[in-house]
Context: one part of a larger RNA
RNA sequence: GACGAACGCUGGCGGCGUGCUUAACACAUGCAAGUCGAGCGGAAAGGCCCUUCGGGGUACUCGAGCGGCGAACGGGUGAGUAACACGUGAGCAACCUGCCCUUGGCUUUGGGAUAACCCCGGGAAACCGGGGCUAAUACCGAAUAUGCACCUCCGAGCGCAUGCGCGGGGAUGGAAAGAAUUUCGGCCAGGGAUGGGCUCGCGGCCUAUCAGCUAGUUGGUGGGGUCAUGGCCCACCAAGGCGACGACGGGUAGCCGGCCUGAGAGGGCGACCGGCCACACUGGGACUGAGACACGGCCCAGACUCCUACGGGAGGCAGCAGUGGGGAAUAUUGCACAAUGGGCGAAAGCCUGAUGCAGCGACGCCGCGUGAGGGAUGACGGCCUUCGGGUUGUAAACCUCUUUCAGCUCCGACGAAGGGCAACUGACGGUAGGAGCAGAAGAAGCGCCGGCCAACUACGUGCCAGCAGCCGCGGUAAGACGUAGGGCGCAAGCGUUGUCC
Numbered sequence: 001g002a003c004g005a006a007c008g009c010u011g012g013c014g015g016c017g018u019g020c021u022u023a024a025c026a027c028a029u030g031c032a033a034g035u036c037g038a039g040c041g042g043a044a045a046g047g048c049c050c051u052u053c054g055g056g057g058u059a060c061u062c063g064a065g066c067g068g069c070g071a072a073c074g075g076g077u078g079a080g081u082a083a084c085a086c087g088u089g090a091g092c093a094a095c096c097u098g099c100c101c102u103u104g105g106c107u108u109u110g111g112g113a114u115a116a117c118c119c120c121g122g123g124a125a126a127c128c129g130g131g132g133c134u135a136a137u138a139c140c141g142a143a144u145a146u147g148c149a150c151c152u153c154c155g156a157g158c159g160c161a162u163g164c165g166c167g168g169g170g171a172u173g174g175a176a177a178g179a180a181u182u183u184c185g186g187c188c189a190g191g192g193a194u195g196g197g198c199u200c201g202c203g204g205c206c207u208a209u210c211a212g213c214u215a216g217u218u219g220g221u222g223g224g225g226u227c228a229u230g231g232c233c234c235a236c237c238a239a240g241g242c243g244a245c246g247a248c249g250g251g252u253a254g255c256c257g258g259c260c261u262g263a264g265a266g267g268g269c270g271a272c273c274g275g276c277c278a279c280a281c282u283g284g285g286a287c288u289g290a291g292a293c294a295c296g297g298c299c300c301a302g303a304c305u306c307c308u309a310c311g312g313g314a315g316g317c318a319g320c321a322g323u324g325g326g327g328a329a330u331a332u333u334g335c336a337c338a339a340u341g342g343g344c345g346a347a348a349g350c351c352u353g354a355u356g357c358a359g360c361g362a363c364g365c366c367g368c369g370u371g372a373g374g375g376a377u378g379a380c381g382g383c384c385u386u387c388g389g390g391u392u393g394u395a396a397a398c399c400u401c402u403u404u405c406a407g408c409u410c411c412g413a414c415g416a417a418g419g420g421c422a423a424c425u426g427a428c429g430g431u432a433g434g435a436g437c438a439g440a441a442g443a444a445g446c447g448c449c450g451g452c453c454a455a456c457u458a459c460g461u462g463c464c465a466g467c468a469g470c471c472g473c474g475g476u477a478a479g480a481c482g483u484a485g486g487g488c489g490c491a492a493g494c495g496u497u498g499u500c501c
Base pairs, nucleotide, nucleotide: 001500002499003498005497006496007495008494009493012368013367014366015365016364017363018361019360020326025324026323027322029321030320031319034069035068036067039066040065042062043061047058048057049056050055076279077278078277086203087202088201089200090199091198092197095196096195100192101191102190103189104188105187106186107185108142109141110140111139117132118131119130120129121128122127148173149172151170152169153168154167155166157164158163178184205251206250207249212242213241214240217239218238219237220236221235222234223233224232254276255275256274257273258269259268260267261266281302282301283300284299285298304315305314306313307312332358334357335356336355340354341352342351343350344349371401372400373399374398381392382391383390384389405442407437408436409435410434411433415428418425419424445490446489447488448487449486450471451470452469456485457484458483459482460481466473467472
C1' cells in the first nucleotide's frame, strides 16, 4: 500500500459498488419454464339467453388431452480435475449445426390407429388395467426426384500423404402439411451465418525422504462404434511405449482476461465483472432430441428424509428468498415485468427470483455536513505554578450573517423506443429534481504522546497493579503503568488482528 474481511470504541447524510472465504452440511414454505385454439378432437369451470327443469343455444374464451416449439438457453457452485481442463497459435482432404439469411425445385395421392371422452374394474395413495368411439401440422404406404445418398463404368483435372472436387452413363434407395381473410407454414438440395466436436505445437504448482513405470500396455491387420479421426472398443499378430529435458507415485489446485504490490524485473492472488471447463444428494446408465448422458427429465443401486390402510409410494435449494447447523463472519421468506434480454405465439399477449429496482450492513471507495465573520493585554471553571503568573483560549459568552444536509409545505420528471383502433401504458416513486418556510438550530469520535515516531506536565502506584511491535518500562519524585489537564495524528471514522506485496 492492498482486502469479499473480522473484532473493539464511536457513528450525521448521499452516490456508486459490494456482502457464507467455514459444512459440494441438512433443508420447512412460496416462487424460479413455459407457450401456441392461426395444428387437432373437443367443452370442465364461469357469463348471457331460452327452458317442458331433462336440457338446448350463444359469444368471450378455455380446464384436461393429442400435437408443435422451448425446456441443452438463462441462473448457481468450485466438489472433482496437474488434464489438450485452460491460455495461445495452427489443422480437420476426418466432422455436425434446430431456429435465422440466401439460391433452385417441389408441396400429388391414399390408409390404419390412438389419447381425450364413455363404460367396467383394481388400489389407502401414487397411480394402473380392460372394453368401446374419434381428430390432426401425430403415424404409415404409394407417386414424382432439378438435384441428393450408395454401388459401378468412362473422361479430363488438382493436391500437403491418406486423397479431393468436376463432367458423363448405368443400377438401387428415399420427400412433403396444412390452415387460410392477410400474413404464417411443410419437403428436397446447395451456399452463408452462428454455435459446437476432434487433433496437434508451445506455455503456466510443490515433492527424488516417489526412480523406475506400463498388458489395451506401444504398434500393425481386419472389424465394431461415432456426425467424425483414433487401442475409443473387439479378434488376431508383433514386442513394443514412457523416463533425471523427472516418467510413475504422493501433495495441492478449477484455468484465463485480470486483481494487489513493485521504478521495473518479479512476487502473491484468481472475490465482484467477462470467457472457457467441470459438477447438480452419492455412484452408474441410457432414452428423447439439431443439440444432453440432461440442476428444477427417466431408469438402477446406495445413504438420508417424509407419507402409508404395511401391500406400497414420495423427495433432492451448488436457482431467488428463507430455516437449522458450522463459524470471528456475510443480507429481505420485498416490488415489477415499466425498461433490457430470453421462450412460445401471425399478433394481442402469456411466462421469466434472468433482469430492472427497492430493503439491510460505515463492508469499501468517493462527495458533503456538524457553521461563517467579528469578539478581551484575555470572564467563570479546570490544570500547572518559582504564587508573579502560565495555559485551556477567540475557545466560550456576546454581535452580525448564512441555511448545504436532515425536517416541513407545494410542484414534480427523463428513463416510452414501442405497443394499442382508441382510452391509455413506469416497478423504481410522489423517488430524483425545483420553489418556498423556520432556526445555529438535529450531527465527533478514535488512536497515540520513552526511542524508532509528531506530541509533556501533575497526581496515584511502588518489580505491585500493569504496559509492550522491537529495544525495553515499574523495586518512593515513573514524560513508558493508572487518572487528569494539555498536546500530536487521522476523522464518520479511528484503532487492533489476519493475509499478500